[in-house]
Background:
This is a predicted structure of a 72-nucleotide RNA (transfer RNA) from Acanthosepion pharaonis. It matches the Rfam family "tRNA". The family's RNA type in Rfam is transfer RNA. Rfam's curators write: Transfer RNA (tRNA) molecules are approximately 80 nucleotides in length. The RNAcentral record of the sequence draws on Rfam.
RNA sequence: GGAGUUGUACCUCAGUGGUAGAGCGUUCGCUUCGCAUGCGAAAUAUCCCGGGUUUGACUCCCGGUAACUCCA
Numbered sequence: 001g002g003a004g005u006u007g008u009a010c011c012u013c014a015g016u017g018g019u020a021g022a023g024c025g026u027u028c029g030c031u032u033c034g035c036a037u038g039c040g041a042a043a044u045a046u047c048c049c050g051g052g053u054u055u056g057a058c059u060c061c062c063g064g065u066a067a068c069u070c071c072a
Base pairs, nucleotide, nucleotide: 001071002070003069004068005067006066007065011023012022013021018055026042027041028040029039030038048064049063050062051061052060
């Protein structure tokens, strides 16, 4: 220098254009003599950034950016 993959909650990851989700973790409550487990509830997201298309974009298009991989 060229090509590709990935970026969504604290963390690990789903999400085939129509209400942003799960597990784990955190907080509170129930259960226990106490802890763990179990059960119930709650909080936590500018969906990497900026544009475009569309009635409507995490999703499609363009540019940028960060990490990783391959080629040179």